Model confidence (mean pLDDT): 83 of 100.
Large-subunit ribosomal RNA, half B from Candidatus Iainarchaeum sp., 1215 nucleotides, folded computationally.
It matches the Rfam family "Archaeal large subunit ribosomal RNA". Rfam links the family to the GO terms structural constituent of ribosome and ribosome.
Lineage of the source: Archaea > Nanobdellati > Candidatus Iainarchaeia > Candidatus Iainarchaeales > Candidatus Iainarchaeum.

Context: one part of a larger RNA
RNA sequence: UGAAGUCAAGGGAAUUCGGCAAAAUAGCCCUGUAUCUUAGGUACAAAGGGUGCCAAGCAUGAAAAUGCCUGGUUUCAAUAGCAAGGGGGGUCCGACUGUUUAGUAAAAACACAGGUCCCUGCAAGCCCGCAAGGGUGUGUAUAGGGGCUGACCUCUGCUCACUGCCAGUACGUGAACUUCCUUUUCAAGGGAAUUAAGCGCUGGUAAAGAGCGGGCCUAACUCUGAGGCUCUCAUGGUAGCGUAAUACCUUGCCGAUUUAAUGUCGGCUUGCACCAAUGAAGCAACGAGAUCCCUACUGUCCCUGACUUCAGUCCGAUGAACGCGAUACGCGGUGAGCAUGCCGCGGACUUCCAACGGGAAGAGAAGACCCCACAGAGGUUUACUGCAAGCUGAUGCUGUGAGCCGGUUUUGUAAGUAUAGAGUAGAUGGGAGCAAUCGAAGAGUUUUCGUCAGGAAACUUGGAUGCAACGAUGUAACACCAUCCCUAUAAAACUUUCUCGCUUACUCGCAAGAGGACACCAUUAGCCGGGCAGUUGGACUGGGGCGGUACACCCCUGAAAAGAUAUCAGGGGUAUCCAAAGGUCUGCUCAGGCGAGUCAGAAAUUCGCUUUAGAAUAUAAGAGUAAAAGCAGGCUUUACAGGGGUUCACACAGCAAGAACCCUUGUUGCGAAAGCACGGUCUAGUGAACGCUAGUGUGCCCUUUAGAGGGGCCCUAGUCUGAUAGUGAACUUACCUUGGGGGUAAUGGAUCCGUCGCGGGUGAGAGUCCACAUCGACCCCGCGGUUUGAUACUUCGCCGUCGUCUCAGGGCAUCCUGGCUGUGCAUAAGCAGCCAAGGGUGGAGGUGUUAACUCAUUAAAGCCCUACGUUAGUUGGGUUGAGAACGGUGCGAGCCAGUUUGGAUACUAUCUGUUGGAGGUGUUGGUUGUCUGAGGGAAAGAUUCCACCAGUACGAGAGGAACCUGGAGUCGCAGCCACUGGUUUACCGGUUGUCUGACAAGGCAAAGCCGGGUAGCUACGCUGUAAAUGAUAAAAGCUGAAAGCAUCUAAGCUUGAAGCAUUCCCUGAAAAUAGACAGCCGUUCCCGAACACUUUGCAUUACGGUGCAAAGCGCUAGGGACGAGGGUGUCGGUAUAACACCGGCUUGAUAGGUCAGAGAUGUAAGAAGCGAGCUUCGGCGAGCUUUUCAGUCCACUGACACUAAAAACCCGAGG
Repeated sequence: UGAAGUCAAGGGAAUUCGGCAAAAUAGCCCUGUAUCUUAGGUACAAAGGGUGCCAAGCAUGAAAAUGCCUGGUUUCAAUAGCAAGGGGGGUCCGACUGUUUAGUAAAAACACAGGUCCCUGCAAGCCCGCAAGGGUGUGUAUAGGGGCUGACCUCUGCUCACUGCCAGUACGUGAACUUCCUUUUCAAGGGAAUUAAGCGCUGGUAAAGAGCGGGCCUAACUCUGAGGCUCUCAUGGUAGCGUAAUACCUUGCCGAUUUAAUGUCGGCUUGCACCAAUGAAGCAACGAGAUCCCUACUGUCCCUGACUUCAGUCCGAUGAACGCGAUACGCGGUGAGCAUGCCGCGGACUUCCAACGGGAAGAGAAGACCCCACAGAGGUUUACUGCAAGCUGAUGCUGUGAGCCGGUUUUGUAAGUAUAGAGUAGAUGGGAGCAAUCGAAGAGUUUUCGUCAGGAAACUUGGAUGCAACGAUGUAACACCAUCCCUAUAAAACUUUCUCGCUUACUCGCAAGAGGACACCAUUAGCCGGGCAGUUGGACUGGGGCGGUACACCCCUGAAAAGAUAUCAGGGGUAUCCAAAGGUCUGCUCAGGCGAGUCAGAAAUUCGCUUUAGAAUAUAAGAGUAAAAGCAGGCUUUACAGGGGUUCACACAGCAAGAACCCUUGUUGCGAAAGCACGGUCUAGUGAACGCUAGUGUGCCCUUUAGAGGGGCCCUAGUCUGAUAGUGAACUUACCUUGGGGGUAAUGGAUCCGUCGCGGGUGAGAGUCCACAUCGACCCCGCGGUUUGAUACUUCGCCGUCGUCUCAGGGCAUCCUGGCUGUGCAUAAGCAGCCAAGGGUGGAGGUGUUAACUCAUUAAAGCCCUACGUUAGUUGGGUUGAGAACGGUGCGAGCCAGUUUGGAUACUAUCUGUUGGAGGUGUUGGUUGUCUGAGGGAAAGAUUCCACCAGUACGAGAGGAACCUGGAGUCGCAGCCACUGGUUUACCGGUUGUCUGACAAGGCAAAGCCGGGUAGCUACGCUGUAAAUGAUAAAAGCUGAAAGCAUCUAAGCUUGAAGCAUUCCCUGAAAAUAGACAGCCGUUCCCGAACACUUUGCAUUACGGUGCAAAGCGCUAGGGACGAGGGUGUCGGUAUAACACCGGCUUGAUAGGUCAGAGAUGUAAGAAGCGAGCUUCGGCGAGCUUUUCAGUCCACUGACACUAAAAACCCGAGG
């Protein structure tokens, strides 16, 4: 320090997003119980009382036992442990019990009973399957399937224009088959007819998908608008509800609640954007749902403290991961724009331990947001293209009979009215006669046609004539005959569709039988077809989207005097127009101004003068243009048909279409001619391949005996791609995925500073007068880097995003406190300004809020920065994932800086840094102490009120100060524990359950619970917490010149603040200039290999020496002794994580122990007596009294060596 717990005085939700967490309640018995209600509930509502033990009696019971009543009796407390509801009120949502995202969402989502709509008569409907076949179902409309709603109660309005579904359909459209026509024959081809479903069309349908207006005026105050007018629609939102899970504005307004309410509840309601089975409004009960209030309760908080266990710490054992370029300081600056590493300055002897979590843009995960990819995937649809399924026609399987209406052919019959004309004249031709007793004219009846005039036929009657020609009218003249046309009709033959039958194919059935050329099945054709599949979803872009087109062209500026030149730079145009507005020849001169002139005016037409273009030009702008390129007139088509080239397009590489220009051939126009003319004065007016169409084209190829025709190629022309060098193409994703990007957004940083904040200059004006006590317009100039914005430099192999809490460091443009100045300063209180950053700057209400608002205080309740300080510190309310709902929007999937509810916050610290604690080295012998004080730290204090001064100064009064001094608070800071309070798992006592057979004494149950409580630690308790000196700031002055005056200043001098420095407090010889002083020790002794030297002996010799041995001497490495002191050891604590520190070690009270005292608890055990009652007369008995201020305990104090601190070892200067 954490985890899990225990307890807390006073307050009692002040905490917080929110009573989260905790506390409290709790069993059983009795009493009692509101409101609402679906009459069941709510209800253990709420609120009260009781509860142990002993004994007698009574009741029940076979007993065990249970219950009742009475008496006795104990405790702080009797469900004494464990176990075991906190309660109430308002609102939203969902009726309920239930289900759900195994692993962040339990919900308002799903389900549900109930309601309603649609399909379905069984070989059904729906579903699975290629099929066979299967499920529903061995069920049959009280059944099955599908959709919506979601108990119950009251209800469920209007709209069929759109989309869908259902039904109908004279007509239109409508594929194949078929038929007809055509193509000189045939064929391909073409045309037409017929025609199903479908579509059009007509109607129905909303508990189908859905939808349910605007403007103006109006009532005896005002307001409002019952009412009126008008536009419009398919209809214009009814009942009910309404600032709502829905209301942007919005914290709507009013009321209640509160000291204070962005909350909640009740109303109002102008409903951005409620609304009736995507159900509306209510509603008892229910809910680990959302929300507000009250009560109880509490460490949530004021404000923390103590204690327990475990972890951490320390010792022993075992032993990972991440990770490993490092020799890894601070500040300022720089820099790819936030540096341990660069530059400057400063700091810094070295090592270890415990903590903390500021930095390493810490680790973790190739960012999930954003953008991009000719990357995916899921979903949707009236995206594109298809495919199943379905509907329908035809044909095959596939036979037979009848009928109606049709069609074609043949035969027959009837009929044919423009006007004129006796009058119902079909066309053409012939034609002068024809019909009639085989019954004319006329009359009647019936049928039929009809243009309503009349015609025709049949029958009856009648009994002899009627028609034509001629004439008139008219385009045409009629009797009669022949041929033909239109229309109607009759019969026959052939035949389509249709209708009705039959039974033998075929189907069903065990069969009987039923159905029946249908159906099934197959082929083919049309329709429908997100049911399924594949694919697409443009670019530019001060991120992307929305917007726009800067995506093909033209003109001007930009453009920096060659050329070229960018931006979503600025200003504008084009996708045409013209048969004259083209060509040519000839002629003329415009706009404007002045003057003159009938109506006539500013302006009509006319005349004169002037006039370099101020006009005009088809069209933008620029350029150009005056006997013209402008304006007119004449004649015309050169706006023609071929060929070649140049330039631009596209500067200086390539590139197509296109445009312009030049030349040439032919032909033509105008002109006397020279000549001009290949459209418009020039610069815009444009388009590939494939496909289709066309041609006075003609060249080639194929087909055909030939010709003609057809097909293909070539050339020319037309038709298109505006994303304009030209893919065929919709949305959505918060369920999303992958690859990338700091090439590109959101946060921070950086740069800029329009905006923002602050300041200044000037001074119009306000201030009775007066610019400057105070305020200050217009205009102008700056500073800052807290707003917002711009930029896109840093970061997308990842820098945690708002607010809170915690801890803060800094700035001053100062909110308070301090010192001053001015005042429209009498005093008091203010206003404005100057200096000043030492300290302070608080508590609540609603809201996620920062902010803003409010309440009560206050000296004041400052503004900012610090990665909008602070997430390897907290929280997670908001924002910003996955669930769900409302409003809006979209056909839909879905979406909304709209709302609402729910929703995982992980990391053992390597370096650095910081806070503490130790070891070592150095400081020129060692050691033990005591100091100095360079330096560092701090706020150790800040502030208010009261009294006195003094009712004084001042003031007409009302009012009303100050210096000095004293006292008391508040907020801090430091210390302490006598008191008060807390804790007190030392301790004492009571007691429940159970166990140790009983007593006594104990174990366990949170120390079981409960009542007390010493020491220690603590706050809520107590104590302390002056002032002065020096130098200054603003300011006030003295003397005083420059400048004969004046002047606080220039030289000089005096004052002057909570600010600065010092005194005071803490630290501080590692202060490398490493300090001073004092005490003590040391500056000694011994051993000493090897080696050097000297001497002697021996051996050897090349006579120079060399080797060996011994002695002496010197002396080193090394070792030992001594040694001030220190350490280990050991007993401990005034100390403590380790380490360190402090004390003791027998010459001793250091610790333990014993005794005594102080203190805590509260009267032990045993015994005796008493005890309500009972008794088998032996005794049993809750408990009480006495022995007993007892017993037990004790971290404190004192005494006493009884026990343990014995011994021993190590280091240590010695020149």